[in-house]
C1' cells in the first nucleotide's frame, strides 16, 4: 500500500399500517419493528421511498401475500486483527 472476514468506535438512513371498539394506557392481524431509551438498514445497498388511487390472489380489513423488480432512487468513514505486495533499516 492492497485485499478478505469479523468485531469495535463514531456517524448516518428508515418505517410505523389494517380491523374491531364500550374510544381506554383496550382487543385482533401481519411483521424484526405498528412510537420503542426499541427494531431494521448503510453502496456486495429489496432497510426504506417512488412508480402506485398499479396488476393478480387471499382477507372482516390492510403493500396481508405475490407480481411489478437485472425499474428509478436510497444512508460510510475510521481504527485494529489476518493475508499478500513494495520500500527502508538492522543482524547473520
Nucleotide at each position: 500500500g492492497u485485499g478478505c472476514u469479523u468485531c469495535g468506535c463514531u456517524c448516518g438512513g428508515g418505517g410505523c399500517g389494517u380491523c374491531c371498539u364500550c374510544c381506554g394506557u383496550g382487543g385482533a392481524c401481519u411483521g424484526a419493528g405498528a412510537a420503542g431509551c426499541a427494531c431494521c438498514c448503510g453502496u456486495u445497498g429489496a432497510a426504506c421511498c417512488u412508480g402506485a388511487u398499479c396488476c393478480g390472489g387471499a382477507u372482516c380489513a390492510u403493500c396481508c401475500c405475490g407480481g411489478c423488480g437485472u425499474a428509478g432512487g436510497g444512508a460510510a468513514g475510521c481504527a485494529g486483527c489476518c493475508a499478500c505486495c513494495g520500500u527502508c533499516g538492522c543482524g547473520u